Glycine riboswitch aptamer from Muricoccus roseus, 104 nucleotides, folded computationally.
Of the family's consensus pairs, 91% are formed in the model.
The sequence is in RNAcentral, with records from Rfam and Ribocentre.
Rfam family: Glycine riboswitch aptamer. Gene Ontology term of the family: glycine biosynthetic process.

[in-house]
RNA sequence: UGAUCCCGCGCGGGAGAGAGGGGCGCCCGCCUGGGCGGCGCCGCCCCCGCCGAAGGCGCAACCGGCCCCCGGAAACGCUCAGGCAGAAGGACCGCGUGGGGAAG
Numbered sequence: 001u002g003a004u005c006c007c008g009c010g011c012g013g014g015a016g017a018g019a020g021g022g023g024c025g026c027c028c029g030c031c032u033g034g035g036c037g038g039c040g041c042c043g044c045c046c047c048c049g050c051c052g053a054a055g056g057c058g059c060a061a062c063c064g065g066c067c068c069c070c071g072g073a074a075a076c077g078c079u080c081a082g083g084c085a086g087a088a089g090g091a092c093c094g095c096g097u098g099g100g101g102a103a104g
Stems, first nucleotide, its partner, number of pairs: 001104001005100009018048001020047005025041002027038005049084003055080001056078003062072004
C1' cells in the first nucleotide's frame, strides 16, 4: 500500500397470498324512547382460507471433522412470528460510501 471476505449507512430494483366473514367501538344520515341504514373508519377481538423473501425453528439438501457421532447450514422444509388493496416491511441484487481485517 492493500484484494477476496465481514459489518453498517444512503439510493435504486424487489415476489407471493381474501380490499374475506362476524362482533364491539367510532363517525355520518333518518326517525327520535331507542332503533334502522352506510361498498364509511380501519381501532380492537374472533373465525375460515391462504403466502413466505424480515426474524425464528428443522430429525433438512449440502459442507466439514477426531466419522454409525459431532459441528456448520440453504432461496429447501415448518409456518411460531410476520404478511395477504395501498402504505410500511421485504431475503436477495446493483451502485455509492464509512469501518474491520489481512493474503499479496